[in-house]
Context: one part of a larger RNA
């Protein structure tokens, strides 16, 4: 891991509700007892007591009333409007292990020091080599104290290093040789040494050269049994079918925030009977917008006021600039501004609507972690697949189908079942791939684009609209020619001649020509320009708005529009026609549920059951309600089945049922089993790191 078996809402007591049964203004017995019986049990006593038939009051007490009160008032609770009680089944609550499994832990009684820690008693072990303390003897020196030398001696938590003990570093091992071992290097090795045997101290206790170490692979409180099914607002699991309806992720409170209680939203029953909803009419408002009349903000213009110490000018008077304030004008801004002011929404009334809702009371819930999208806002950076609100918004949750390449929340659309059927939606129609290489008119040359999206800025890329200037009295452009003289203007300067710089910038000849717009020279020279003429010739120039492009444009594993590919498109824009396209709609056939009408049967006359027709319904998690299937056992039943073969097993294939499932048949198997009606449950497995067994 797979298979098989086992594996989870039970039982008791007491309430509440619903159904059924008995009796009914009454209903019921409890403990206990008697009779019967093989036993279980059955029958009968037993009215103690409980509930109900009357309430109000704290009570006395009164009573269809009573309490309050001075009250006969008012008000509260009642009556008038009146059926219970006992049992039983189901649902649910409370107390119990209370649907099942699961802690870490707490407490009590015991068992442990054969491991290990400390201690006690008694034994044992330490190759070899080195160093050479005290002390002693002798000698020498010294007045002495003493010192030195030689010999002797053999100290030491002394030195080197085996046994022995340890384990600091590394390797290797790491489903190992091993639940701590192995190899190499290493440390101690006469000591606070190592070790044998025996003894001793233990669970809030021991022991500890202290690491909260060790106390039998267990230690920040051992192990074992018990209290014990500890508790778990936590995690996991919780077993057959079909039908009807179908949520919530909000509010308030909470030692509360992943839990609860109450309300909201679901379902079932009862009651009510249009109250729901829609339309119309009538209301109040101060939001969006707008505005500046108030409160404030902020820009400009004009005028006026102020300072005695603002700046500048002036002898001064004063002027001007600046500063502060006010008035008025112009153009403005505001969640906490409003002279104004919608749409929606909300409230009331009337009418409409019987499709389907609403309200009240009661049984049973689940939910109270929400998410994205749209819109209006707060926070943030008008960041976030961010966060917090709002909308009787949408979807997902709990919704499948089609589209968006793929894609819970986007677009279209709500799946009762069947079908080689029909029409469409969103979206599409060159091929992959169903349907137009469709029609008309333009644009784009960038593969822009065919995917949502990428700025400021730049662009003589190109299309459209419009305004304006010049133009056959010849424009713009091109070609040819001129572009001169006084004069090298004056000054300055080494020089300054149109062209370093300063000043002036005239006049003449002209078709026209600046005391020169640029290049150039040391300075001249030289080349152009402005300006003019001739030739050529019909358009030329400048704005504004706008369509599609281009640059700006850089990312991390290999690129791409989903791909191929596409250019008078298969791109973009506008318009048209046709077609494709879903579980939508339609058609044909069947089923369930509800309502209405109707037929038949039964009836305790209240209704119930079956059939037909019509209309509508039938996605669904948590959850509510209903109807069934299967298993084991019990009672009765079929005076049922069975060796001419029971149960069980195998067999995709026959028949029935919406389904759980049932029936038949063949083989196997070899002894019990079923139908119907009731009853009772150890009543259904795929999941629980489920338990046991097998492989």
């Nucleotide at each position: 891991g797979c298979c098989a078996a086992c594996g989870a809402g039970u039982u008791g007591a007491u309430g509440c509700g619903u159904g059924c049964u008995g009796c009914a203004a009454g209903g019921c017995u409890a403990a206990g007892g008697g009779c019967u019986u093989g036993a279980a049990u059955g029958c009968c006593c037993g009215g103690a007591g409980c509930c109900g038939c009357a309430g109000g009051g704290a009570a006395a007490c009164c009573g269809a009333g009573u309490g309050u009160u001075a009250a006969u008032a008012g008000c509260g609770c009642g009556a008038a409007u009146c059926a219970g009680u006992a049992g039983u089944a189901c649902g649910u609550a409370u107390c119990a292990g209370a649907c099942c499994c699961g802690a870490a832990g707490c407490c009590g009684g015991g068992u442990g020091a054969g491991c290990u820690u400390g201690c006690c008693a008694u034994g044992u072990g330490c190759a070899g080599g080195u160093u050479g303390a005290a002390a002693u003897a002798c000698u020498u020196c010294g007045a002495a104290a003493g010192a030195a030398g030689u010999a002797u001696g053999g100290a030491g938590g002394a030195c080197c290093g085996a046994a022995c003990g340890c384990u600091a570093g590394a390797g290797a091992c790491g489903u190992g040789c091993a639940a701590u071992a192995c190899u190499c290097u290493g440390c101690g090795a006469u000591g606070a040494c190592a070790u044998g045997u025996g003894g001793u101290a233990c669970g809030g206790a021991g022991u500890g050269a202290u690491a909260a170490g060790c106390u039998c692979a267990u230690c920040g409180a051992a192990c074992u049994c018990g209290g014990u099914a500890a508790u778990a607002g936590c995690u996991g699991g919780u077993u057959c079918u079909c039908u009807c309806c179908g949520a919530a992720a909000u509010a308030u409170g909470u030692u509360u925030a992943g839990g609860c209680a109450u309300a909201g939203c679901g379902u079932c029953g009862a009651u009510u009977g249009u109250u729901c909803c829609c339309u119309u009419g009538g209301g109040g408002g101060g939001u969006a917008g707008a505005g500046c009349a108030c409160u404030g903000g902020a820009a400009g213009a004009u005028u006026c006021u102020g300072a005695c110490a603002g700046g500048u000018c002036g002898a001064a008077a004063g002027a001007u600039c600046g500063c502060a304030g006010a008035a008025c004008c112009u153009a403005u801004c505001a969640a906490a501004c409003u002279c104004c002011g919608a749409a929606u929404a909300c409230c009331c009334a009337a009418g409409g609507c019987u499709a389907a809702a609403g309200a009240u009371c009661g049984g049973c819930a689940g939910u109270a972690a929400g998410u994205c999208c749209g819109u209006g806002g707060g926070g943030g950076c008008u960041a976030a697949g961010c966060u917090c609100c709002a909308c009787a918004g949408g979807a997902c949750a709990a919704a499948a189908g089609g589209g968006a390449a793929a894609c819970a929340g986007c677009c279209c659309u709500a799946a009762u079942c069947u079908c080689a059927a029909u029409u469409u939606a969103a979206g599409g129609u060159c091929c992959c791939a169903a349907a137009a290489u469709u029609c008309a008119u333009g644009c784009u040359a960038a593969g822009u684009a065919c995917a949502a999206g990428c700025g400021a800025g730049g662009u003589g890329g190109u299309g459209g609209a419009u305004c304006u200037u010049c133009u056959c009295u010849g424009a713009c452009g091109g070609u040819g020619a001129g572009g001169a003289u006084g004069u090298u203007g004056g000054c300055u300067u080494a020089g300054a001649a149109g062209c370093a710089g300063c000043c002036a910038u005239c006049a003449u000849u002209u078709a026209a020509a600046g005391a020169a717009a640029g290049c150039g020279u040391a300075a001249c020279a030289g080349c152009u320009c402005a300006c003019u003429c001739a030739c050529u010739u019909a358009g030329a120039g400048g704005g504004u708005c706008u369509g599609c492009g281009c640059c700006g444009c850089a990312g991390a594993u290999g690129a791409u529009c989903g791909g191929g590919g596409u250019u008078a498109a298969a791109g973009c824009a506008u318009g048209g026609u046709a077609c494709c396209g879903a579980a939508a709609c339609u058609g044909a056939g069947g089923a369930c549920u509800g309502c209405a009408u109707u037929u038949c049967g039964c009836u305790u006359c209240g209704g119930c059951g079956a059939g037909a027709u019509g209309c509508a319904u039938u996605g669904g998690u948590a959850g509510g309600a209903g109807a069934g299937u299967a298993u084991u056992c019990u009672a009765c039943u079929c005076u049922g089945c069975g060796a001419u073969g029971a149960a069980g097993g195998c067999a995709a294939a026959g028949g029935g049922g919406u389904g759980a499932c049932c029936c038949a048949u063949g083989c196997u198997g070899g002894a019990g089993c079923g139908u119907g009606u009731a009853g009772a449950a150890g009543u259904a497995a795929g999941a629980a790191u489920g338990u046991u067994g097998g492989c």